[in-house]
Context: one part of a larger RNA
RNA sequence: UGACGGGGACCCGCACAAGCGGUGGAGCAUGUGGUUUAAUUUGAAGCAACGCGGAGAACCUUACCAAGUCUUGACAUCCUGCUGACCGUCCCUUAGCCGGGGCUUUCCUUCGGGACAGCAGAGACAGGUGGUGCAUGGUUGUCGUCAGCUCGUGUCGUGAGAUGUUGGGUUAAGUCCCGCAACGAGCGCAACCCUUAUCCUCAGUAGCCAGCAUUACGGAUGGGAACUCUGGGGAGACUGCCGGAGACAAUCCGGAGGAAGGUGGGGAUGACGUCAAAUCAUUAUGCCCCUUAUGACUUGGGCUACACGCGUGCUACAAUGGCGGUAACAAAGUGAAGCGACCCCGUGAGGGUGAGCCAACCACAGAAAAGCCAUCUCAGUUCGGAUUGUAGUCUGCAACCCGACUACAUGAAGCUGGAAUCGCUAGUAAUCGCAGAUCAGAAUGCUGCGGUGAAUACGUUCCCGGGUCU
Numbered sequence: 001u002g003a004c005g006g007g008g009a010c011c012c013g014c015a016c017a018a019g020c021g022g023u024g025g026a027g028c029a030u031g032u033g034g035u036u037u038a039a040u041u042u043g044a045a046g047c048a049a050c051g052c053g054g055a056g057a058a059c060c061u062u063a064c065c066a067a068g069u070c071u072u073g074a075c076a077u078c079c080u081g082c083u084g085a086c087c088g089u090c091c092c093u094u095a096g097c098c099g100g101g102g103c104u105u106u107c108c109u110u111c112g113g114g115a116c117a118g119c120a121g122a123g124a125c126a127g128g129u130g131g132u133g134c135a136u137g138g139u140u141g142u143c144g145u146c147a148g149c150u151c152g153u154g155u156c157g158u159g160a161g162a163u164g165u166u167g168g169g170u171u172a173a174g175u176c177c178c179g180c181a182a183c184g185a186g187c188g189c190a191a192c193c194c195u196u197a198u199c200c201u202c203a204g205u206a207g208c209c210a211g212c213a214u215u216a217c218g219g220a221u222g223g224g225a226a227c228u229c230u231g232g233g234g235a236g237a238c239u240g241c242c243g244g245a246g247a248c249a250a251u252c253c254g255g256a257g258g259a260a261g262g263u264g265g266g267g268a269u270g271a272c273g274u275c276a277a278a279u280c281a282u283u284a285u286g287c288c289c290c291u292u293a294u295g296a297c298u299u300g301g302g303c304u305a306c307a308c309g310c311g312u313g314c315u316a317c318a319a320u321g322g323c324g325g326u327a328a329c330a331a332a333g334u335g336a337a338g339c340g341a342c343c344c345c346g347u348g349a350g351g352g353u354g355a356g357c358c359a360a361c362c363a364c365a366g367a368a369a370a371g372c373c374a375u376c377u378c379a380g381u382u383c384g385g386a387u388u389g390u391a392g393u394c395u396g397c398a399a400c401c402c403g404a405c406u407a408c409a410u411g412a413a414g415c416u417g418g419a420a421u422c423g424c425u426a427g428u429a430a431u432c433g434c435a436g437a438u439c440a441g442a443a444u445g446c447u448g449c450g451g452u453g454a455a456u457a458c459g460u461u462c463c464c465g466g467g468u469c470u
Stems, first nucleotide, its partner, number of pairs: 007470007015460002019424005026315008034306002042053002064301007073125001077124002079121006088103005106115003127290002130288003136284001138279003141275001143273001148187006154163003167178003193267004198235007208224002212222003238261001241255005317417001321376002324373003333364003338357002343352003383414001388409007430452007
């Protein structure tokens, strides 16, 4: 000077408390440990690994295993020789790659050759998801969106250092005010950026329809430019105004006006540093290692195993419910190797046909919970849906290992969950559906979107974490 203390003082945070809903018990999904295996590729490990890398493992991916193959190589540059192609297509063989054989087939030219491509050869080299994240760059997590971290000059101290940055108030904030051997400054805070909430203005199609006509009653048509909306420009919020408190300050409390009030809500933005934190498997890269193999190709298998432990979720255990009927109201997105309406067929998944749409035009698209009518009457049930059987649909060379979905049948555990533990302070929790990325197909995950919509916060003694002074 720091760090630490079951030392002290002050302050903050869903940290506790007050509440609401969960996890821990059940079944399943998914990740992980362990075990097994020819292989079950690998990384991640308290918070800050474990629905994480992986925004999607049937082949491919794929890095793993078995078997069959190649050796200047699957990929790049250079040299020599030969050919005129390469591509495409057909046949034989093979598990397939490999291999063998047909057909077709270039351009420029001064005719020497050149361009380009294939094949053969020689070596320089290629190649490595092999090792080391404790050799590194870059990127990221975390403390933490916490309010801190420093510098110049001056002053003090023999010096390490101190001061400033401490103190009195105040703030979300080292925010601001006052004081002070300090005076200033920088990185952070805040603001500037995006979005959302209100209004004005400009514009009016593919969006809109108040008034006026027409009408096949559909903004469909004429038309309108008001409204909704879309997207350009502006206004608006600043403690600006009033009262009180305060030190005449900063600021705090209350009020008015206002769509919004004291940072209005949300996002982006992450100081100096900490953890030899994570990543050599995104990529780059030093060193080490392999070089007829630790490189490359192919077929099949594996990553999907299963006495078990743990994490994260989904569905439930029911009547604030289940089932049947009827029937409203969104937002945000996506679409050409695509979205696919209407109509027909099928109980259904889906199939046939194919209108329209490069989309404010057309389509995905039915929102669901809610409402109304009827039924069930507390049962392992008309709850719950696991598991299993049969028959199918779709994608795709191909659903056996190992896909999703449909119909019929089957109908397991489960009657609210021990110790313990998690999230959340408002359009939040809870609950309900919708869309997108990845993607041929394959979400209970992820990222967004809207619908319905609470309870509670006395307070800071205690638990946890953090800040300042001592």
Molecule: small-subunit ribosomal RNA, 3' major domain
Organism: uncultured bacterium